Model confidence (mean pLDDT): 84 of 100.
The RNA shown here (SAM riboswitch aptamer (S box leader)) has 114 nucleotides and comes from Sphingobacterium sp. SGL-16.
The organism belongs to Sphingobacterium, within Bacteria.
The model forms 97% of the base pairs in the Rfam consensus.
RNAcentral holds the sequence, with entries from Rfam.

Parts: sequence; structure tokens; C1' cells
RNA sequence: GAUUUAUAAAGAAGUGGCGAGAGACUGGCUCAAUGACCCACUGGCAACCUUCAAUAAAGAUUGAAAAGGUGCCAAAUCCUGUCCAAAGUAACAUUACUAUGGAGCAUAUAAAUG
Repeated sequence: GAUUUAUAAAGAAGUGGCGAGAGACUGGCUCAAUGACCCACUGGCAACCUUCAAUAAAGAUUGAAAAGGUGCCAAAUCCUGUCCAAAGUAACAUUACUAUGGAGCAUAUAAAUG
């Protein structure tokens, strides 16, 4: 890197180092020399793997814990992109824009497979 399943509107930052871009990509918007991003240490959040208890024929469900393996600690995955629904505005060519809901794509993370 590929496939499958699950989750993604909650939650959780200090110090030191470096020094210019960063937020995956598009458009927007934001963060950043009052030092971002990244790296190290310390701390924390959460509960995927894990452990315990109850229920269940089983798949599993519910609750509790946090030693270990990951993950995470700006903004909803920051919003957005494709389709559908319904509303408004402009133009009256069935087009553009705006806010909303649903599905999807993509992405991230975990667990498993090969």
C1' cells in the first nucleotide's frame, strides 16, 4: 500500500528545540515570528485491542477498570466537492447563488485478513 468491519458535532496542553509555512487534495475559511506545523519530554483525554461482572443458545448487549499495545489533545473529519429532498434570492434559459437535512465519495484511526 490492498480488502473487510467499526467510529469520526463529546473529550483532553504545558515546557524545551527548530525556524516557515500549516490545516490530506479542490475552492473557501482559519492557524502562524506574541513562533504555528514538526520533533523530544512530561501531563492528560478516550476506551479500538485488553481485563472483570451481568444477561444471552449464539452472534452479541450493558456496566465497570486503565497496568499494557495503538490513537488523539485549534476550529464538526474546520466547511466544501457527487447525488437526492425541500426552502429562499437573482435571472426567467430551467441557470446561478445562499442556508438546511439525508445518502455517497474521499480521508483519518482501530481491529482483523492476505